[in-house]
This is a predicted structure of a 266-nucleotide part of an RNA (large-subunit ribosomal RNA, domain VI) from a Dehalococcoidia bacterium.
Its Rfam family is "Bacterial large subunit ribosomal RNA". Its family is annotated with ribosome and structural constituent of ribosome in the Gene Ontology.
The source organism's lineage runs through Bacteria, Bacillati, Chloroflexota and Dehalococcoidia.
Its mean pLDDT, the model's own confidence on a scale to 100, is 89.
Context: one part of a larger RNA
RNA sequence: CGCAGGAGACUUGAGGGGGGCUCUCCCUAGUACGAGAGGACCGGGAGGGACUGACCUCUGGUGUGCCGGUCGUCCCGCCAGGGGCGUUGCCGGGUAGCCAUGUCGGGCCGGGAUAAGCGCUGAAAGCAUCUAAGUGCGAAGCCCUCCCCAAGAUUAGGUCUCCCACCGGGUUAACCGGGUAAGGCCGCAGGUAGACUACCUGCUCUAUAGGCCGCAGGUGGAAGUCCCGUAAGGGAUGGAGCUAAGCGGUACUAAUCGGCCGAGGG
Numbered sequence: 001c002g003c004a005g006g007a008g009a010c011u012u013g014a015g016g017g018g019g020g021c022u023c024u025c026c027c028u029a030g031u032a033c034g035a036g037a038g039g040a041c042c043g044g045g046a047g048g049g050a051c052u053g054a055c056c057u058c059u060g061g062u063g064u065g066c067c068g069g070u071c072g073u074c075c076c077g078c079c080a081g082g083g084g085c086g087u088u089g090c091c092g093g094g095u096a097g098c099c100a101u102g103u104c105g106g107g108c109c110g111g112g113a114u115a116a117g118c119g120c121u122g123a124a125a126g127c128a129u130c131u132a133a134g135u136g137c138g139a140a141g142c143c144c145u146c147c148c149c150a151a152g153a154u155u156a157g158g159u160c161u162c163c164c165a166c167c168g169g170g171u172u173a174a175c176c177g178g179g180u181a182a183g184g185c186c187g188c189a190g191g192u193a194g195a196c197u198a199c200c201u202g203c204u205c206u207a208u209a210g211g212c213c214g215c216a217g218g219u220g221g222a223a224g225u226c227c228c229g230u231a232a233g234g235g236a237u238g239g240a241g242c243u244a245a246g247c248g249g250u251a252c253u254a255a256u257c258g259g260c261c262g263a264g265g266g
Base pairs, nucleotide, nucleotide: 001152005163006162007161008160009159010158011157015149016148017147018146021049022048023047024046025045026044027043033038051106052105053104054103055102059100060099061098062097066093067092068091069090070089071086072085073084074083075082076081110144111143112142117137118136119135120134164265166178167177168176169175183261184260185259186258187203188202189201190200191199208254209253210252211250212249213248214247215246217243218242219241224237225236226235227234228233
């Protein structure tokens, strides 16, 4: 820009893409078959490998603004308690998120048309013949069925809902200009989204982010004081103190005030 008024939702699916794997064991059955050794078709069931999708409950990884331990040094006047630097100083753990080695799922089933192949009926050619007319079965393959994208599918689809038929100019026609409607955009607080954009949630009639409060989870027993011990140190107060991204609540702070675009239906 188009999709013959302007919008907001929800869709159909032309077309395209993905997927399509395989093994072992058990039952049938030590049956059919076979002198025996051996050992099935058909059918049913159970486990697995690789590949793949999603997810984070579990198991783990990471987790440089969470907690703890610890060495050296400098500083906060000193003690105690802390801070800086040393790869995050080093080490032990670890929330969210992101992950796999973790968890769950997938290939199936079914239908249609077929290949090789196997048939029925059947002439040419009194027989025979699956083929010439006609007709049936038959693959991990083909077309559907499953998953994803999808109406610029210009053949531009469908359904529902909302807004209305304004004002001025004009050959009263096309058209041009203007203010609006539904609605949209800008702006702002943000994240389930993300390179940007887009998308999504909000913008005070508000829980969008921060703060604060509570909880979960993490760390693992704070400081101070008291007690015991000559001391190093230990114990009690006390599952203490501290605590990120998690969950819930609460307007304290910030989303102010606003601006612009947007139909009139040949």